[in-house]
RNA sequence: GUCGAUAAAGGCAAACCCGUCGUGAGACGGGGACGCAAAGCCACGGGGCUCGGGACGAGCCAGCCGGGCUGCCGGCA
Numbered sequence: 001g002u003c004g005a006u007a008a009a010g011g012c013a014a015a016c017c018c019g020u021c022g023u024g025a026g027a028c029g030g031g032g033a034c035g036c037a038a039a040g041c042c043a044c045g046g047g048g049c050u051c052g053g054g055a056c057g058a059g060c061c062a063g064c065c066g067g068g069c070u071g072c073c074g075g076c077a
Stems, first nucleotide, its partner, number of pairs: 001076004011036002016031006034063001040069003044066003047061006
């Protein structure tokens, strides 16, 4: 640099349930595992979603895609 096995050490945790917070999308904690080699972090581009007649504004989603930053183990060069 590149790749990810039927390896090892470990890690994360969808749906659903309970509690708390939020008008809401959703967040956090506990239980739980569908999955994940960045399912670690960042709303920068696209996209989805919420609230408010609307223009538009304020938000949410990193487990939708791209991009940026960082990183464990191993194979190959």

Notes
Predicted 3D model of a 77-nucleotide RNA (c-di-GMP-I-GGC riboswitch aptamer) from a Chloroflexota bacterium. The organism belongs to Chloroflexota, within Bacteria. Model confidence (mean pLDDT): 83 of 100. It matches the Rfam family "c-di-GMP-I-GGC riboswitch aptamer". Rfam links the family to the GO term cyclic-di-GMP binding.